[in-house]
RNA sequence: UCCAGUUGAUCCUGCUGGAGGUCACUGCUAUCUGGUUGGGAAUUAGGUAUGCAAGUCAGGGAACUAGGCUGAUAGUUCCCGGCGUACGGCUCAGUAACACGUAGACAACCUGCCCUCAGGAAGUGGAUAACCUCGGGAAACUGAGGACAAUACACUAUAGAAAAUAGGUACUGGAAUGUCCUAUUUUCCAAAGGAACUAAGACUCAUGCUGUUUUAGUUUGCCUGAGGAUGGGUCUGCGGCCUAUCAGGCAGUUGGUGGGGUAACGGCCCACCAAACCUCAGACGGGUACGGGCCAUGAGAGUGGGAGCCCGGAGAAGGGCACUGAGACAAGGGCCCUGGCCCUACGGGGUGCAGCAAUCGCGAAAAUUUCCCAAUGCGCGCAAGCGUGAGGAAGCCAGCCAGAGUGCCUUACCAUUGGUAAGGCUUUUUUGAGAGUGUAAACAGCUCUCAGAAUAAGGGGUGGGCAAUACCGGUGCCAGCAGCCGCGGUAAUCCCGGAGCCCCGAGUGGUGACCAUGUUUAUUGGGCCUAAAGCGUCCGUAGCCGGACUGGAAAGUCUUUGGUGAAAUCCUUCCUCAUAAGGGAAGGGCGUGCUGAAGAUACUAUUAGUCUAGGAACCGGGAGGGGGUGGAAGUAUUUCUGGGGUAAGGGUUAAAUCUUAUAAUCCCAGAAAGACUACCGGUGGCGAAGGCGUCCACCUGGAACGGGUUCGACGGUGAGGGACGAAAGCCAAGGUAGCGAACCGGAUUAGAUACCCGGGUAGUCUUGGCCGUAAACGCUGCCCACUAGGUGUUGCAUGUUCUUCGUGAGCAUGCAGUGCCGUAGCGAAGGCGUUAAGUGGGCCGCCUGGGGAGUACGAUCGCAAGGUUGAAACUUAAAGGAAUUGGCGGGGGAGCACAACAAGGGGUGAAGCUUGCGGUUCAAUUGGAUUCAACCCCGGGAACCUCACCAGGGGCGACAGCAGUAUGAAGGCCAGUCUGAAGGGCUUGCCGGACGCGCUGAGCGGAGGUGCAUGGCCAUCGUCAGCUCGUGCCGUGAGGUGUCCUCUUAAGUGAGGCAACGAGCGAGACCCUCAUUUCCUGUUGCUACCCAUUCCUUCGGGGAUGGAGCACUCUGGAAAGACUGCCUGCGUAAGCAGGAGGAAGGUGAGGGCUACGAUAGGUCAGUAUGCCCCUAAUCCCCUGGGCUACACGCGAGCUGCAAUGGUCAGGACAAAGGGACGCAACCCCGAAAGGGGAAGCAAAUCCCCCAAACCUGAUCUUAGUUCGGAUCGAGGGCUGCAACUCGCCCUCGUGAAGGUGGAAUCCCUAGUAACCGCAAAUCAAAAAUUUGCGGUGAAUGAGUCCCUGCUCCUUGCACACACCGCCCAUCAAGCCACCCGAAUUUGGUUGGGAUGAGGCUUUAUCAGUGGUAGAGUCGAAUCUUGGCUAGGUAAGGGGGGUUAAGUUGACACAAGGUA
Repeated sequence: UCCAGUUGAUCCUGCUGGAGGUCACUGCUAUCUGGUUGGGAAUUAGGUAUGCAAGUCAGGGAACUAGGCUGAUAGUUCCCGGCGUACGGCUCAGUAACACGUAGACAACCUGCCCUCAGGAAGUGGAUAACCUCGGGAAACUGAGGACAAUACACUAUAGAAAAUAGGUACUGGAAUGUCCUAUUUUCCAAAGGAACUAAGACUCAUGCUGUUUUAGUUUGCCUGAGGAUGGGUCUGCGGCCUAUCAGGCAGUUGGUGGGGUAACGGCCCACCAAACCUCAGACGGGUACGGGCCAUGAGAGUGGGAGCCCGGAGAAGGGCACUGAGACAAGGGCCCUGGCCCUACGGGGUGCAGCAAUCGCGAAAAUUUCCCAAUGCGCGCAAGCGUGAGGAAGCCAGCCAGAGUGCCUUACCAUUGGUAAGGCUUUUUUGAGAGUGUAAACAGCUCUCAGAAUAAGGGGUGGGCAAUACCGGUGCCAGCAGCCGCGGUAAUCCCGGAGCCCCGAGUGGUGACCAUGUUUAUUGGGCCUAAAGCGUCCGUAGCCGGACUGGAAAGUCUUUGGUGAAAUCCUUCCUCAUAAGGGAAGGGCGUGCUGAAGAUACUAUUAGUCUAGGAACCGGGAGGGGGUGGAAGUAUUUCUGGGGUAAGGGUUAAAUCUUAUAAUCCCAGAAAGACUACCGGUGGCGAAGGCGUCCACCUGGAACGGGUUCGACGGUGAGGGACGAAAGCCAAGGUAGCGAACCGGAUUAGAUACCCGGGUAGUCUUGGCCGUAAACGCUGCCCACUAGGUGUUGCAUGUUCUUCGUGAGCAUGCAGUGCCGUAGCGAAGGCGUUAAGUGGGCCGCCUGGGGAGUACGAUCGCAAGGUUGAAACUUAAAGGAAUUGGCGGGGGAGCACAACAAGGGGUGAAGCUUGCGGUUCAAUUGGAUUCAACCCCGGGAACCUCACCAGGGGCGACAGCAGUAUGAAGGCCAGUCUGAAGGGCUUGCCGGACGCGCUGAGCGGAGGUGCAUGGCCAUCGUCAGCUCGUGCCGUGAGGUGUCCUCUUAAGUGAGGCAACGAGCGAGACCCUCAUUUCCUGUUGCUACCCAUUCCUUCGGGGAUGGAGCACUCUGGAAAGACUGCCUGCGUAAGCAGGAGGAAGGUGAGGGCUACGAUAGGUCAGUAUGCCCCUAAUCCCCUGGGCUACACGCGAGCUGCAAUGGUCAGGACAAAGGGACGCAACCCCGAAAGGGGAAGCAAAUCCCCCAAACCUGAUCUUAGUUCGGAUCGAGGGCUGCAACUCGCCCUCGUGAAGGUGGAAUCCCUAGUAACCGCAAAUCAAAAAUUUGCGGUGAAUGAGUCCCUGCUCCUUGCACACACCGCCCAUCAAGCCACCCGAAUUUGGUUGGGAUGAGGCUUUAUCAGUGGUAGAGUCGAAUCUUGGCUAGGUAAGGGGGGUUAAGUUGACACAAGGUA
């Protein structure tokens, strides 16, 4: 002090997770030392075997043992007695309380042992235990008789004390009720002159004794009184948990009088009297919990804990009771009840580990049935001493804190640190051995000596957060990981293992809990327009807050000072254990507090007085759909009546239901009814809000302006509370014209419980009463003050100008309202901005991730519907706000395009055939491509080959190692046989002469897989005009600006404007071809003029060849030309329209090139290539078949359906290509296809090569034809090993469908469409294909955005995998927690009744330290019966949450297709 996580990206809100510290448990691992107020607290204040944890004593008695016998001792045991056992130790169940803390009080109290002072201890008496004897009982225990003692008990005396009354006034004190003194009365009432020691006496002592006694001294004990100290008791102020889904509680309750009781006050208890007392500042109830010092964490404020050590409290299996005592209502004392356990002879008894160990149980969870009283304490005792599971020691445990170590050097090798080996050094520590010290005794430790590097490293992590691998192998949405985000679907830095690395280290990780992080409960220190959050509005109670001046007092506040706030803990310094932790001393702090005293008086509160600026009242003339009541009016609608009138009306996108010949709709007149109030009308008015709209009258509320007359802070807000409160709904009574939920029909539709249409009931209206909610919204609480302006509008006032003189109009200023824009400032931004969401003050309400849920339960209100209040379990990593860029829209605007329309031309879709695809079939019909952007596509016209498919047959492993092999390997082969065929296999053999696919590795090869691992290439968006950058500026930022607007263009082409100025890739320019001219060139091209030769001649001339020439054509180069340059019009300009000139005019025509990107588009089958797979077969070869199948569907073509034509005859004109495995002139044969010869040509030279449509003439005459040519038959030809499946061509014969093609759909704007042929590619042969080439040669348009799309701007969005998006609900299925729930069951608490152990008080009585009987009272426990409350189980019911790919619809997001 942050970091990760919502998004395509951003900012915010908000939560989740991570990193820190502490506590407990736990996995793996582990050498040692010191310290420690660590160790069955957590769960079971559950149960306990066994041992121990409280005794002791110069009071007394007895017995026994030992010893003694001129000494009179010692010890043990039992009993009586004294003191102690009320401490110490354990635990935390209960307790929300004077329990605790702190400060006080007792004038309302007690206090054993201890200390001080004063005084005393007189005289008597009767018992009893142990003991002895005899009984009862299983035992525990107990009864009777007998004897005796005391510091045991009792009586009397003295001293004394207490109480009451009266008085005194001395003392203390804030105050006498206290103390003191006096008097009187009443009541009560002591003692142990013991014990020991010393000294000096006396007595006693053998059928036994172990004593008695006197005096003095010392010590100790005893009694009384007063005081102190210590320890307690009681009372009070203040402080510290949750809950209002607990709002009223309480009858001893509150107080009084009088009693009782207590150490003591008191309803503590009782009788009577009164009716009080507590409470929203939270009573009462419920839940939880021992409280504090302190502990954890935190910067602090806080939050959480409070087992351990200390202080206080409480408890002792659950509950109650008293006794004794200074002290207990005691639990290692008693009695009783309940429940448990044990013994029992069944009659009866015993017992209480929340003491130390230990055991069972419970659990995730916690040690030895150890030693000692040596030390520190405690009890008793004069003391010695005794006792002490308090305590001190040891044992166990990775509790915690602190410290140390797991080595060092040299050489060699590998080598970057480092590792391995050998040798050496050291021994702190540890281990082993020895001596001393240490200790109650030991252990440990400490000191010294010896040996020996010996005896000592793990845990977690390695995608991000978060330090550390783009290492290897395995796995393949599997197994698994993962706190969160997220990894894993064949190249996993996320899984599992190895290696490396990182962190900490005798530890390191995990789980749970707490604090911090969290300013995420905000006092410090948050928010509420849109993220969660302002009550629908107003009035008003408590509370909180409050204008100016003066004085008083001093509560808050401030200053000084006194007391107290235990120790430990904390801080500082010093000392001491070797250091440290630890221990000791001193000082400080803490306990944030409480309290006493003295002062200050600014502020707040208070009190007294005054003021007028807040507020209120009053007066004035105006504004207003403010409210209530009554009356009146208006048009329309509907219905009815009368008249007129005739066939439809109505309704819709279109219809129908419906009305109408019983006369509708329509027109005219009249009547009735109910509702409503057009125009004016306005981001204009009024009202607190809801809300309020014809006119008039009456009643009535409020506001603004102006005046400045009165009061004098009277004010603001407002928990609870009250009032008002749209629509709908409810109750009662009316009313009902129109409209109109529900409902009924008609349509629409897959359906249509809707949208549309025709009807129509509640309701809408009135009166009275409920309801109390709305997106009740400005999604913005009320009040006050301050902080730039501008511009509208409404009301009032003042001034001024004009005036039609009016109740007129304008302008300026002020106040009050209501809008818009905007500065500073604020805000996450949108935005707000004197009408604040700015800056301050006061008060109230509300929020704390999303869902569950405004649900459940409870309470309350309501006739009901329902309202108000209002959770939890569980689930989830987001939900959300604002803005940005895209994409999208059955949103809007602008521009554009023959893969858009319009205007036209020609087709496809019908037929036959060709061809591709699907489907089907098949042994196989190999595979790819599937909207545009697959389908004569993979240049893919497959007879074999191709070839990848099917059937059958055969063949192949470089290199290394091992079986085997001279008893002959590999290899080859005659014959036979299998076979379609084959030394391919097999049979029988032969040749051969050294290797060796039989095995394990490893290879060759693969048209095997993955185009979703890739390169490259291509298609499409795109015949588009876009895509970006630098600097600057704007914005917190994503991002924007530039790239926008207007005009213009084919164009982001250009111009003007503009916080932009420039630039780049695209467009354009550029390159190629074509169109014009000039120059150069002149063979293989050309031939106008000229010459020569030759042929024909109708004599005019023409042709051919050779010279010659380069004029022309042409070939190939080099230049020129076109730039909106010129003119007119429009326009600022860019430019547009027209014109001139020109071969060409506005890009001259056509092509090439074609941005940033996107489509996981296509291609692993062209090649390349990662990974995976096959490896004797998915490799290689051969034969045959298949890709050519055929009910059918689709696409693309060809030929036609004819007269703009067919057939026949004759005639004319190209361009561009190709040619040696070739093109082939020319000649011959054949009817032809073709065949046989053959010149020339590697080409401006020779050949393919006679172009066809066209022109001329003839014929056909509208017909299934002299159209059309499919199909089939026959005969020939060519290529090729091969023509059956399955080629092409020729001739003859045959002569199908077809008479212009439905819905729909395609192409095209000029040398274009259409028509016509030619060439090439492929190729042995084989075009109806494709790519080029030329010939003939139109129509229409000069527009538009309607359809299909594209670009730009704008708008909405819950989309971003981007609308083929997102997303909701029911139903079906699994799981989870919850709610309701008949019934059943277990607790707690409370009321009534019954029984009632036992205690206390009291009476009577008797055989009297006691018993019996009775009365009263308290009363545990048990039974019974009600109330309240908390749980458990639960048939069944209910919704909720959650779970990749279920069903049905299409509700929301775009105008989401009915906002």